This is a predicted structure of a 491-nucleotide part of an RNA (small-subunit ribosomal RNA, 3' major domain) from a metagenome. Its Rfam family is "Eukaryotic small subunit ribosomal RNA". For this family Rfam cites "Crystal structure of the ribosome at 5.5 A resolution" (Yusupov et al., Science, 2001).
[in-house]
Context: one part of a larger RNA
RNA sequence: UGACGGAAGGGCACCACCAGGAGUGGAGCCUGCGGCUUAAUUUGACUCAACACGGGGAAACUCACCAGGUCCAGACAUAGUUAGGAUUGACAGAUUGAUAGCUCUUUCUUGAUUCUGUGGGUGGUGGUGCAUGGCCGUUCUUAGUUGGUGGAGUGAUUUGUCUGGUUAAUUCCGUUAACGAACGAGACCUUAACCUGCUAAAUAGUCGCGAGAAUCUUUUGAUUCUCGAUGGACUUCUUAGAGGGACUUUGUGCGUCUAGCACAAGGAAGUUUGAGGCAAUAACAGGUCUGUGAUGCCCUUAGAUGUUCUGGGCCGCACGCGCGCUACACUGAUGCAAUCAACGAGUUCUUCCUGGUCCGAUAGGAUUGGGUAAUCUUCUGAAAUUGCAUCGUGAUGGGGAUAGAUCAUUGCAAUUAUUGAUCUUCAACGAGGAAUUCCUAGUAAGCGCAAGUCAUCAGCUUGUGCUGAUUACGUCCCUGCCCUUUGUACA
Numbered sequence: 001u002g003a004c005g006g007a008a009g010g011g012c013a014c015c016a017c018c019a020g021g022a023g024u025g026g027a028g029c030c031u032g033c034g035g036c037u038u039a040a041u042u043u044g045a046c047u048c049a050a051c052a053c054g055g056g057g058a059a060a061c062u063c064a065c066c067a068g069g070u071c072c073a074g075a076c077a078u079a080g081u082u083a084g085g086a087u088u089g090a091c092a093g094a095u096u097g098a099u100a101g102c103u104c105u106u107u108c109u110u111g112a113u114u115c116u117g118u119g120g121g122u123g124g125u126g127g128u129g130c131a132u133g134g135c136c137g138u139u140c141u142u143a144g145u146u147g148g149u150g151g152a153g154u155g156a157u158u159u160g161u162c163u164g165g166u167u168a169a170u171u172c173c174g175u176u177a178a179c180g181a182a183c184g185a186g187a188c189c190u191u192a193a194c195c196u197g198c199u200a201a202a203u204a205g206u207c208g209c210g211a212g213a214a215u216c217u218u219u220u221g222a223u224u225c226u227c228g229a230u231g232g233a234c235u236u237c238u239u240a241g242a243g244g245g246a247c248u249u250u251g252u253g254c255g256u257c258u259a260g261c262a263c264a265a266g267g268a269a270g271u272u273u274g275a276g277g278c279a280a281u282a283a284c285a286g287g288u289c290u291g292u293g294a295u296g297c298c299c300u301u302a303g304a305u306g307u308u309c310u311g312g313g314c315c316g317c318a319c320g321c322g323c324g325c326u327a328c329a330c331u332g333a334u335g336c337a338a339u340c341a342a343c344g345a346g347u348u349c350u351u352c353c354u355g356g357u358c359c360g361a362u363a364g365g366a367u368u369g370g371g372u373a374a375u376c377u378u379c380u381g382a383a384a385u386u387g388c389a390u391c392g393u394g395a396u397g398g399g400g401a402u403a404g405a406u407c408a409u410u411g412c413a414a415u416u417a418u419u420g421a422u423c424u425u426c427a428a429c430g431a432g433g434a435a436u437u438c439c440u441a442g443u444a445a446g447c448g449c450a451a452g453u454c455a456u457c458a459g460c461u462u463g464u465g466c467u468g469a470u471u472a473c474g475u476c477c478c479u480g481c482c483c484u485u486u487g488u489a490c491a
Base pairs, nucleotide, nucleotide: 001491002490003488004487005486007485008484009483010482011481012480013479016475017474020439021438022437023436024435027326028325029324031322032321033320034319035317036316043054044053065312066311067310068309069308071306076119077118078117079116080115086113089108090107092105093104094103123300124299126298127297128296132294134288135287136286137284138283139282144183145182146181148179149178150159151158152157162174164173165172188277189276190275191274192273194244195243198241199240200239201238204235205234206233207232209228210227211226212225213224214223215222216221247270249265250264251263252262253261254260328432332391333390334389335388336387337386338385345377346376352371353370354369355368356367357366358365359364398429403424404423405422406421407420408419445467446466447465448464449463450462451461452460
């Protein structure tokens, strides 16, 4: 100087607690891991920092594993064989999963491309992440880190980098043997909120105008809806450029009346305005050689660990663990009707998003269109929700596992059932022990939708909106982290 203490004192965090909410743990199923089994059930990763992770939803391919079969894509050099032929290819019959001349029989064909050795390459999802690069993760989401000059010390080192107050913050105020700086924090970038001010818009609309319908009204007329002329007007709504806007502004308290904090007002906005991104120094023998034509060394290299073809496997099931989905119902299920989003995405040389019409119970099919997209799909008329009706607390009309039959769709191929639909079957589960996770506001929870993967297939992930609580607004008791002081048997 660190590290450590079952030492003391401060400070901080819903990966801590408190007050609560939703759960998970119990059931069924899905999925990852272990174990067991197996020809093979390829493999990495194992506390946070492995286990719906490898963008890992594997029917073939992928593919690394298993049972088998081909091929050489063995550069180049060198020595052979060799035009009286180095070698290549092949019908048929055997052989074979195979219409692989793979091999054998049989002969034809080809013509220096090859063949046989040796050296040396090449390939390898072979080994080594404890040889490495790069990338990522983590320590570590905290506030931490460093040198110059000066001071202290023989020196390692220390001061700066702090008693105190304050902040999300080594953020500031102030103290001051330190002064003035750098990285990090902040600023910054992206996004969500405001602008009746600017610039505009037949790829966005609105208001006018005309026609029709409905309701109210004695009538003139008013309101709502539909259609049209589409050039009459405009940019409030929509889109997106330039800008503006918040700086804790003003007021009152608290506070060294400093930094700041609390409340109120104004305001679209006053938790760093909300949410993300980026993110220092020092490290880890953290992960990845299975991302790479990044890569050292080792192994293998023609009976291949190269490559390709066929089939199987990664899905196997006495069991244990983790992430999830569906539920256990009446705040519900079912039927009919009503009613509202926001992110996306989409075919130019193949077959994407799909409207209308027709057929079909449905799944789906046929046929015509539109769209390379603010133009078409698409107002994605989403779901929860709302109204009415049926059910009436029963393993029930809750639940929908398991199983049978049938019809479609994707694909060369669906058996170990890709998925979807119809009918039947109708299991456990009556709110889950000990444990334990996540979370403070448009948040939790509920609800769908889109995208990624994708020929087909979401119970996954990443986004996106709709509905929308309870309870803190604190503490250091538990679990950890940071700082100071102190101690030491550790280096």